[in-house]
RNA sequence: AGAGUUUGAUCCUGGCUCAGGACGAACGUUGGCGGCGUGCUUAACACAUGCAAGUCGAACGAUUGAGAGGUGGGAGGUGAGAGGUUAGAAGUGGGAGAAAGAAGUGGCGGACGGGUGAGUAACGCGUGGAUAAUCUGCCUGUAAGACAGGGAUAACGCCGGGAAACCGGUGCUAAUACCCGAUAACCUCUUUGAGUCGCAUGGUCUGAAGAGAAAAGGUGGCCUCUUUACAAUGCUACCACUUACAGAUGAAUCCGCGUCCCAUUAGCCAGUUGGUGGGGUAAAGGCCUACCAAAGCGACGAUGGGUAGCCGGCCUGAGAGGGUGACCGGCCACACUGGAACUGAGAUACGGUCCAGACUCCUACGGGAGGCAGCAGUGGGGAAUCUUCCGCAAUGGGCGAAAGCCUGACGGAGCAACGCCGCGUGAGCGAAGAAGGUCUUCGGAUCGUAAACCUCUGUCCUUAGUGAAGAGAAGAAGACGGUAGCUAAGGAGGAAGCCCCGGCUAACUACGUGCCAGCAGCCGCGGUAAUACGUAGGGGGCGAGCGUUGUCCGGAAUGAUUGGGCGUAAAGGGCGCGUAGGCGGCCUGUUAAGUCUGGAGUGAAAGUCCCGCUUUUAAGGUGGGAAUUGCUUUGGAAACUGGCGGGCUGGAGUGCAGGAGAGGUUAGUGGAAUUCCCGGUGUAGCGGUGAAAUGCGUAGAGAUCGGGAGGAACACCAGUGGCGAAGGCGACUAACUGGACUGUAACUGACGCUGAGGCGCGAAAGCGUGGGGAGCAAACAGGAUUAGAUACCCUGGUAGUCCACGCCGUAAACGAUGAGUACUAGGUGUUGCGGGUAUUGACCCCUGCAGUGCCGCAGCUAACGCAUUAAGUACUCCGCCUGGGAAGUACGGUCGCAAGACUAAAACUCAAAGGAAUUGACGGGGGCCCGCACAAGCGGUGGAGCAUGUGGUUUAAUUCGACGCAACGCGAAGAACCUUACCUGGGCUUGACAUCCAGUAAAAACUGUAGAGAUACAGUGUGCCUUCGGGCGUACUGAGACAGGUGGUGCAUGGUUGUCGUCAGCUCGUGUCGUGAGAUGUUGGGUUAAGUCCCGCAACGAGCGCAACCCUUAUCUUCAGUUACUAACGCGUAACGGCGAGGACUCUGAAGAGACUGCCGGGGACAACUCGGAGGAAGGUGGGGACGACGUCAAAUCAUCAUGCCCCUUAUGACCUGGGCUACACACGUGCUACAAUGGCGAUAACAAAGGGAAGCAAGCCCGCAAGGGGGAGCGGAUCUGAGAAAAGUAGUCCCAGUUCGGAUCGUGGGCUGCAACCCGCCCGCGUGAAGUCGGAGUUGCUAGUAAUCGCGGAUCAGCAUGCCGCGGUGAAUACGUUCCCGGGCCUUGUACACACCG
Repeated sequence: AGAGUUUGAUCCUGGCUCAGGACGAACGUUGGCGGCGUGCUUAACACAUGCAAGUCGAACGAUUGAGAGGUGGGAGGUGAGAGGUUAGAAGUGGGAGAAAGAAGUGGCGGACGGGUGAGUAACGCGUGGAUAAUCUGCCUGUAAGACAGGGAUAACGCCGGGAAACCGGUGCUAAUACCCGAUAACCUCUUUGAGUCGCAUGGUCUGAAGAGAAAAGGUGGCCUCUUUACAAUGCUACCACUUACAGAUGAAUCCGCGUCCCAUUAGCCAGUUGGUGGGGUAAAGGCCUACCAAAGCGACGAUGGGUAGCCGGCCUGAGAGGGUGACCGGCCACACUGGAACUGAGAUACGGUCCAGACUCCUACGGGAGGCAGCAGUGGGGAAUCUUCCGCAAUGGGCGAAAGCCUGACGGAGCAACGCCGCGUGAGCGAAGAAGGUCUUCGGAUCGUAAACCUCUGUCCUUAGUGAAGAGAAGAAGACGGUAGCUAAGGAGGAAGCCCCGGCUAACUACGUGCCAGCAGCCGCGGUAAUACGUAGGGGGCGAGCGUUGUCCGGAAUGAUUGGGCGUAAAGGGCGCGUAGGCGGCCUGUUAAGUCUGGAGUGAAAGUCCCGCUUUUAAGGUGGGAAUUGCUUUGGAAACUGGCGGGCUGGAGUGCAGGAGAGGUUAGUGGAAUUCCCGGUGUAGCGGUGAAAUGCGUAGAGAUCGGGAGGAACACCAGUGGCGAAGGCGACUAACUGGACUGUAACUGACGCUGAGGCGCGAAAGCGUGGGGAGCAAACAGGAUUAGAUACCCUGGUAGUCCACGCCGUAAACGAUGAGUACUAGGUGUUGCGGGUAUUGACCCCUGCAGUGCCGCAGCUAACGCAUUAAGUACUCCGCCUGGGAAGUACGGUCGCAAGACUAAAACUCAAAGGAAUUGACGGGGGCCCGCACAAGCGGUGGAGCAUGUGGUUUAAUUCGACGCAACGCGAAGAACCUUACCUGGGCUUGACAUCCAGUAAAAACUGUAGAGAUACAGUGUGCCUUCGGGCGUACUGAGACAGGUGGUGCAUGGUUGUCGUCAGCUCGUGUCGUGAGAUGUUGGGUUAAGUCCCGCAACGAGCGCAACCCUUAUCUUCAGUUACUAACGCGUAACGGCGAGGACUCUGAAGAGACUGCCGGGGACAACUCGGAGGAAGGUGGGGACGACGUCAAAUCAUCAUGCCCCUUAUGACCUGGGCUACACACGUGCUACAAUGGCGAUAACAAAGGGAAGCAAGCCCGCAAGGGGGAGCGGAUCUGAGAAAAGUAGUCCCAGUUCGGAUCGUGGGCUGCAACCCGCCCGCGUGAAGUCGGAGUUGCUAGUAAUCGCGGAUCAGCAUGCCGCGGUGAAUACGUUCCCGGGCCUUGUACACACCG
């Protein structure tokens, strides 16, 4: 110090969340020791039991009566010693006295100490003052005194009442108890003087006169004097007592300032505010009372409501602040609840009294007793908070002369990881990197020097011994405590967990699970490969703790004084006038409130910080210092702000002179148009719409002409022109009236700015009363549209719109931009008024002020944008904002006739909501362009029959996959068995197939038997090499590693493929621009089939695509020429390149040429290019093919293959038989054949290309009507062969019909292939002769050697094609054109879409 989270990405705004620290904590889990602290935050709930305040016999009376002391006797013990002692032994006398003491009188203390925080928003607390308005026991000092008397009363005795608590009567008695008198310096009061001081009343000091008020003794000693037997008196010491003054301490009262939230609490108050007299108090005072006056408080927040003890401090924070008030300390308040006084120096009294109340207890029912918010403890409440401990040894307190007694204050111990601090759970060495776990690519890696092993140590621990300080100085006295400490011994022995590991945030793998179980602080994980769930291994963090929860501060500049904002993110009041308040021009004098500076007092201690000391260290303790930012007081300064005084003119205002204007109000006037009424002309429609209908019209509409009525609004001018504060204002004229501007500089002399409340104005709609009503038009009615249409469209139509008066008070009342002042580059329009030069004049030009627009620099802004009319730079004042929703809502209040307006929340809920800009995608947005996309044509399909594929259904099975285009004659270039993956049944289990080991043997093959077959059994039968050791190959048996899987996942994958699309696009480097995502380049002007090329340009280049290079086809040349060819020459035949020969031609196949907008002309920018032409076999990519950019579709395929993971393992593997994939009410796709005469049928002189052939193609010949059969020449092919091309042509026939069309279906007889044609092949002959007469809505292919039509070949293949892949023959029609449908490309625009409009 920041981070995560809104988006595809970006910047901003903004909330939520996290990392830190803290705690009187609690919960989960774990737990060795010690030191120092801390421990009912809730029920100020109720309390059993014990203790927490007594003491004094040296104040007093009464009482008890021998226990201390003395004496005698006895018993025992001892001779060590014991007791006593000049301060008096022995002895003697005495019950004098000592000692103790329940209760009582009396004194002092129970007002301290201890607890709690209920109440209290207050002079309660804090801080600083005042008392000239006060008191103060015990204590200290000073002065003086203490004389002389009296009468009671408790205890006690007797009597009585009561259960008790207790009470009554009567009788006796003492005092430091009580009372009277004397004395009176001082004291108090009254009267009256002098001095002096102050702060108003007054204070202080000092006189005079008068009045009033005191006291108590006790103990010890002495006993010279008095008295004398003692005693007493007396004297003396101490304690106690009285009066006064002074001090100290403590208390009381008053005042300034500070001290929480709510205005949805705005008015409050009657002893209230003041005065006078009186009373009361220690004391001022309405504190109380009588009378008089009518005040007092409040927006600077009274009154009311809520909450709360306050502070020193504590926590946090860089600080300013925010939160808090446990422990320790100061103050206050309270003591079951409420009230009251008494006593006293002090209380309105925690462990006192009285009264009332609630509760608890006792009771003989009459009546009584009690108060833990003291220490322990109990119940209860609660997430939660301890022992019914020890001691007065220390410190302190009460009483006492003292000893001493009392002290749950206090000192200690106990319990609790509740907190802070310290220590330990071992240290060194040790690689065979052990075993084991986990992972693994099987090689290894890791836990890991970790362990074991070896060598040590002894903190804590255990045992034993010793043993404190705390008690300061003579003695005594130690709860803690046999504690701390020290010494010795023992033994690594007894001592580690918790949380986390997706990002934030340090730390990763495996298995299980499968949107389940679960996690989660936020974002979010989990739907079969989860680093996010659970477990394990490993790792990270902290450590006797660790996590979680709660609360507070921080981060949060997220309430912003330090330190924020308001054009669009939340946020400028709709506008003005103006009150309080805030702020305020220039010069000068004065003052000293603010301000600055010096001094003094205070700011308790503790705490914090710094420096020392100390417990071995630390926490802790302790000494000193700083700080305590504050308040009070005093001296000084005078710049600034303020106060007071004087002056000025620049701000502001007035006067004078002008011109501009839809500024406002009232009255009047005008024309155009609509509608209505009357009349004329005139006839069948009008009107309205996308198209119609409702509506109007033959009773005369609409149209047109004339006349009239009435209401409302003012065309053109008209303009980012004008005026107004805003709302708003538009024909003309008049009257009344507001403001601004320009010029001038005569007057006033700061008179100013802003403006909470307040007052006024305030569009439209709406409301009230009364008018008015032409047009328009909510509501309403009808007609259409539509799935519906309470809408959009049409025909009507009422409030209303208009006027007058009165309400309402809101709008996207917007420039979404409050008002004022000053400053800060310009350019260019326009409105109003001026100035200057010039002109005859009007313009033009230069210039000033005031408005109103545009562009633009600096600057600002998140960006967009703003930019002298600021959203820039500053100042002043007001209003407003603080995440989204709930909600501008509820409740309350105010206003309103109502509608409603203003003011204005919370519960709950979400992690976003939002602004600007970017890239895409999309649009029934725009522009440009292309494509058999449409159009123009030709032929089909959709109807029929059949073939084939699919869906569906069926089935034991009808194996599986493919599903819009881009699945459906697709995988399958060919299912009778096989194929085959499916079903039935039968049999196999290291296996049909691969590798390894051991043993045996050859194995195979053939024959036979059984069986549906797999298989089983029997028989025949026998390798190769050799260095003779053995090896190689094969089979069988056995064991296990393993094989095997067309089982799953194409959403785990590779590879391959389809598609957009052969569409023209997709990107990069550097540079530049932008905060950034990104942009630029790639856009623009042309052009192209093309991001093809040219030009321009903050871009310059480059890559993948396009094109070209490749194949084929069209022409030519050269070379070569057999099996092809044959012009010339020769031979030969019935005839034929048949033969010799030739290399000319065709052809074959190799190398080349050719085409490049190269040439000419027009257009174009002199470019690219385009149009036309020439030449040419071919002309503008000549035709065709191969070739498919970045990417999209989680597209297809785990069944071509490969492959991760999962699953099966006498089966989901492998073998066999038979069946199925060929089913069939239906539906769809793709085809074939047709419906006929451009045809069918039979006959008959034609002409191809390409490709195939050895388990093959097969000629001639023979047989069969034919399919085919027999036979076999030739040919691994330019040689032989399949092989007859067909349509066409020629000449016949049929004559428009379900036919001489059409051939389905069926019957029958044959042929071929094959182990085998039943399910289920193809072909032939004969017979049979179905639907169908050109096909609805719709839909499809094709732009030239194309469509259409005709036949031929090949792959697969034993056999099986209407399919597929090829080949040639014949050979058209049409394209005006790009409005529309579909798809695509580029630019641009809007967007609340981004899984992207199937949103």

Small-subunit ribosomal RNA from an uncultured bacterium, 1399 nucleotides, folded computationally. Its mean pLDDT, the model's own confidence on a scale to 100, is 83.